[in-house]
Context: one part of a larger RNA
Molecule: large-subunit ribosomal RNA, domain III
Organism: Luteibacter rhizovicinus
Parts: sequence; structure tokens; C1' cells
RNA sequence: GAGUAACGAUAAGGGGGGUGAAAAGCCCCCCCGCCGAAAGCCCAAGGUUUCCUCGCGCAACGUUCAUCGGCGCAGGGUGAGUCGGCCCCUAAGGCGAGGCAGAAAUGCGUAGUCGAUGGGAAGCAGGUUAAUAUUCCUGCACUUUUCUAUAGUGCGAUGUGGGGACGGAGAAGGUUAGGUCUACCAGGCGUUGGUUGUCCUGGGGAAAGGCGGUAGGCAUGUAUCUUAGGCAAAUCCGGGAUACUUUAUGCCGAGCACCGAGACGAGUCCUAUGAGGACGAAGUGACUGACACCACGCUUCCAGGAAAAGCCACUAAGCUUCAGCUAUAGAAAAACCGUACCGCAAACCGACACAGGUAGGCAGGGUGAGAAUCCCAAGGCGCUU
Repeated sequence: GAGUAACGAUAAGGGGGGUGAAAAGCCCCCCCGCCGAAAGCCCAAGGUUUCCUCGCGCAACGUUCAUCGGCGCAGGGUGAGUCGGCCCCUAAGGCGAGGCAGAAAUGCGUAGUCGAUGGGAAGCAGGUUAAUAUUCCUGCACUUUUCUAUAGUGCGAUGUGGGGACGGAGAAGGUUAGGUCUACCAGGCGUUGGUUGUCCUGGGGAAAGGCGGUAGGCAUGUAUCUUAGGCAAAUCCGGGAUACUUUAUGCCGAGCACCGAGACGAGUCCUAUGAGGACGAAGUGACUGACACCACGCUUCCAGGAAAAGCCACUAAGCUUCAGCUAUAGAAAAACCGUACCGCAAACCGACACAGGUAGGCAGGGUGAGAAUCCCAAGGCGCUU
């Protein structure tokens, strides 16, 4: 220079009470304003205690103040057979016994072994904490493996076959979530003229699972014989033939009915207010309606759209009063790791409490073709002078 520029989105504050040495900024209440395909909610990455405290503080940090805080100190907090990982399986890709190449370092690569962003068993509803909950509690479920018992019985794999198993676009249908009203239930009757009425306000909801197998979709089915294929074998798969029926049969399958059903629930009452306790009404129908489900469906197109395991069947070696397999019943086991909190952000990436960046899911009302626009709900904020 200069007590100058600036104090980081022009969404906005005002009043009362409290605490306190001190209050524009902290806490409570009442108004006002802003977002509302977000400035709300869930969740991945990343962060790593930032979470909670009616515990104590204000030097520094906070672009001001601070009694406040993502700050300092202390104490507390993350509970799983079913959520995710680990596990089983493989993709791109990595490593790679032998092997090949190279002077070597090393490179490539078979068998194999790793490697999810993919495939593979099973949980919902309510309640509860200051802070966790599909994890705790209550209620009702489900899965896998092992053992035992009983009954029946050809079982058996690293092999073989099936299956898993998949593209884009488009259209129609059946439904549900959700929404709007409503029967019904509860409350109200106006501090300002009117308001017992065709009035106003609020509620009007309910899971997994079990059982039935519907709308609908797909496949012709069963039996016998035969067989140069499936690296051996096969009763399995594939090829061929015959017979019977011509849709018989099998598979998939939303929704819905019933059970589950106890709770939940507007509100009322008691405490005398705290982060309590008790009781508890109605809980029906109609319309609308998804990008969700049926659906791995249907139609169509060419660029022709993962693999492997779990699973099912078949036999080989082998076993054959055993073992194994099937069914029922009972018992046992289900370890370990993650789980707090932020997560379009003051907690991540940007040197900052930075107008930038950040995958996925949810998607209420009015207007509307719409996730646009504007106004609102739930919820969250007024952006630290």
C1' cells in the first nucleotide's frame, strides 16, 4: 500500500423463550422463505471413527462471533446359517511343472492354477438403542450338509450327454406396485360476517412363506425294436423304423383365493414432559395404472449375439446281505471377514468446510405427451460475516 480488496452462488430472514461472563449466528417454540427426477431416501467406490453422549471444554482449526462444530479431551458404539464377501465355477487377462526360443537377463506357452464386472442353496413383518439391526428381541419361515432309525432299492466319475445358455428392435395382452376417490371410523362446530351441513380435518394399510396351479407361454406324447455318431462303455443323448392315441402328456407360469394374522393403526387416557406408559375405531369397494412382473415369452431383423460349475441322466473301473441311492422321521452343524458414519458431499477426487467432478437404484400430488415447466407432499434446508 491499507484497516483497502475480500469474507466463496442474490434460497431470506423475523420474533419470543433458554443457556451463558458475553448471543445476529448455539438450543426450543412460532411465523416467513428455498429444494422437491432433489438441495429427499437407499447403495457401490473412496474415506477411516468423521458416528453417539442431558459428558467436559474454546488456545488453535471454522474466512466474523461462538456458549456451537466434521475442532480438543474423555467414555461409549458396528452382534448374521439366509445381506455382501470368503466358498464352488469360469471370462478377458495374469502366472505357469514339463516344453520351445535365447549368450544370459528373459520371452512364449501345454497340463494346470488364479482371476468378477457374470453363473451357483436359503428371511420376511413388527418392535427395540443416545448410537446397530433382513444381524438383537417377538412372531412366523426357509436352505444345505452330516449322523441315527425305519422302509424300499442297482449304485457308481475327474468320462459321455442334457441343462445352465444369453443379440438388437418392435408390438399386443394379462397383472401388480403406486395413485385418486369411496362405504365406513374418529375428531371438530369457529376469538372476523356465515358455517349441524350435499360441511371441515385425519384415517381408510398388512410381508416372507405354505397350499391350490389360474391368465398365458413352450414342447406332439408314450411304448418297443434297431443303430457306422457322442475318442472306451451306456439302458443316456443323437440317427432310423413300428405301434397306440391324435393333444391325451409333460414343463414353465405372473396374479389371485385361503392360511400366515399375533400385530400395526387415527386417536384417547395416565404420568407431568422423558429419549415415557396403557388402551385402541374403521381397516370395504370402484376407477386409474407403470419403464415393474408373467417374460430366459411372442413377432421380426442380420452384424447371428460368453464360459464353466452347481443340477439331471448315463454307463467305466469297482462294489454288490456292505457301501451307495430314494423316501420319511429325529438330532446336530452352518465357521471366518465386513456391518458405525459420510456417500452429488464440509467426511470421496480437486493444496481449502473450494459455485468443479463422482457408477447404480427409488420416483408421491396438481399442470402436462413427459423424469420438461411452475407450484406442493414426505423429507431436507435458509448455503458461517